[in-house]
Source information:
This is a predicted structure of a 72-nucleotide RNA (transfer RNA) from Phyllopsora corallina. The sequence is in RNAcentral, with records from ENA. The source organism's lineage runs through Eukaryota, Ascomycota, Lecanoromycetes, Ramalinaceae and Phyllopsora. Rfam family: tRNA. Rfam links the family to the GO term triplet codon-amino acid adaptor activity. The gene name in the source record is trnE-uuc. Its mean pLDDT, the model's own confidence on a scale to 100, is 80.
RNA sequence: GGCCUAAUAGUCUAGUGGUUAAGACAUAAUGUUUUCACCAUUACAUCAGGGGUUCGAAUCCCCUUUGGGCUA
Numbered sequence: 001g002g003c004c005u006a007a008u009a010g011u012c013u014a015g016u017g018g019u020u021a022a023g024a025c026a027u028a029a030u031g032u033u034u035u036c037a038c039c040a041u042u043a044c045a046u047c048a049g050g051g052g053u054u055c056g057a058a059u060c061c062c063c064u065u066u067g068g069g070c071u072a
Base pairs, nucleotide, nucleotide: 001071002070003069004068005067006066007065010025011024012023013022018055027043028042029041030040031039048064049063050062051061052060
């Protein structure tokens, strides 16, 4: 340099065009407990950036950034 691939919450992960963007851990509040922990309930928090296609995009296409792999 060429090709392929990935980016979703503080962390890990699901979601192949229309569904409330889901689950676990973490965090906060409340309950329980003499206190802490455990446990229960609730809340908070997410589609890497830009553009395009489409009635409709996390999802399809292009570019950029970053990471990984193959090859010369």